[in-house]
A computed fold for a 72-nucleotide RNA from a Bacteroidota bacterium, annotated as transfer RNA. Lineage of the source: Bacteria > Pseudomonadati > Bacteroidota. Rfam family: tRNA. Rfam classes the family as a transfer RNA.
RNA sequence: GGUUCCGUAGCUCAGUGGUAGAGCGUCCGGCUGUUAACUGGCAGGUCUCGGGUUCGAUCCCCGACGGUACCU
Numbered sequence: 001g002g003u004u005c006c007g008u009a010g011c012u013c014a015g016u017g018g019u020a021g022a023g024c025g026u027c028c029g030g031c032u033g034u035u036a037a038c039u040g041g042c043a044g045g046u047c048u049c050g051g052g053u054u055c056g057a058u059c060c061c062c063g064a065c066g067g068u069a070c071c072u
Stems, first nucleotide, its partner, number of pairs: 001071003005067003010024004018055001027041004048064005
């Protein structure tokens, strides 16, 4: 330098056009003599950035940036 795939909550990931979810974790409770385990609940996201298509974009198209793998 080229090609492929990826970028969504603190972490791991779902979500193939109609106002974004799960598990784990944080926090607040229940339970317990206490902790752990178990259990109820809340909060937490300008969906990497810019532009385009569309009535409407996390999703489709183009570009940038970052990451992974491979080739040179």